This is a predicted structure of a 106-nucleotide RNA (Guanidine-I riboswitch aptamer) from uncultured Nitrospira sp. NCBI's taxonomy places the organism under Bacteria, Nitrospirota, Nitrospiria, Nitrospiraceae, Nitrospira. It matches the Rfam family "Guanidine-I riboswitch aptamer". About the family: This family represents a conserved RNA structure found upstream of the ykkC and yxkD genes in Bacillus subtilis and related genes in other bacteria. On this family, see Battaglia et al., RNA 2017: "Structural basis for guanidine sensing by the ykkC family of riboswitches".
RNA sequence: CAAAAGGAAAACUAGGGUUCCGGCUCCCUUCAAAAGGGAGUGUCUGGUCCAAGAGUUUUCAGCCUCGCAUAACGAGGCUCCACGGAGGGAUAAAAACCCGGGAGAU
Numbered sequence: 001c002a003a004a005a006g007g008a009a010a011a012c013u014a015g016g017g018u019u020c021c022g023g024c025u026c027c028c029u030u031c032a033a034a035a036g037g038g039a040g041u042g043u044c045u046g047g048u049c050c051a052a053g054a055g056u057u058u059u060c061a062g063c064c065u066c067g068c069a070u071a072a073c074g075a076g077g078c079u080c081c082a083c084g085g086a087g088g089g090a091u092a093a094a095a096a097c098c099c100g101g102g103a104g105a106u
Base pairs, nucleotide, nucleotide: 007060008059009058010057011056012055015050016049020047021046022044023041024040025039026038027037028036062078063077064076065075066074067073081101083104087099088098089097
């Protein structure tokens, strides 16, 4: 100076909106009520749902040492660091989702 590698998944959370469920408001229906239907509302705590490169946990993968000369298998260890717009995209819609460890900054 250059190259390669610095991994994957699942469960969850911060967070997110409003398709669905529910809540609330109004209307229809009813003598009235209940049930049912329609419209609106996420500036409705919620359930379903989406969700982290820089969040958590677990499992796997990889590397090193030992058991043992090798493999299989087992045990132990390592797997670091990480500030970040605007704008655009998907979905019903939005977001710390994706563009993106981007542009930039140090």
About this RNA:
It was read from a public genome assembly, where an Rfam model found it.